[in-house]
RNA sequence: GCCGUCUUAGCUCAGUUGGUUAGAGCGCUGGUUUGUGGUACCAGAGGUCGGUGGUUCGAACCCACCAGACGGUACCA
Numbered sequence: 001g002c003c004g005u006c007u008u009a010g011c012u013c014a015g016u017u018g019g020u021u022a023g024a025g026c027g028c029u030g031g032u033u034u035g036u037g038g039u040a041c042c043a044g045a046g047g048u049c050g051g052u053g054g055u056u057c058g059a060a061c062c063c064a065c066c067a068g069a070c071g072g073u074a075c076c077a
Base pairs, nucleotide, nucleotide: 001073002072003071004070005069006068007067010026011025012024013023019057028044029043030042031041032040050066051065052064053063054062
């Protein structure tokens, strides 16, 4: 240089054929329980879905480019 895969909540990951307001576990905050803490239970906050542009009535999902991570491969020395 070329090719492929990946990028979604603080962390680890789901997300069906493109279709109403994007989810789980852990963590975090508050409450109940407890003498206190943990456990358990209840509730809540937390997302430009890597970025930009495009296709479409409609995009986390399709296309192009860019950025980053990982892997494969070629050339030069």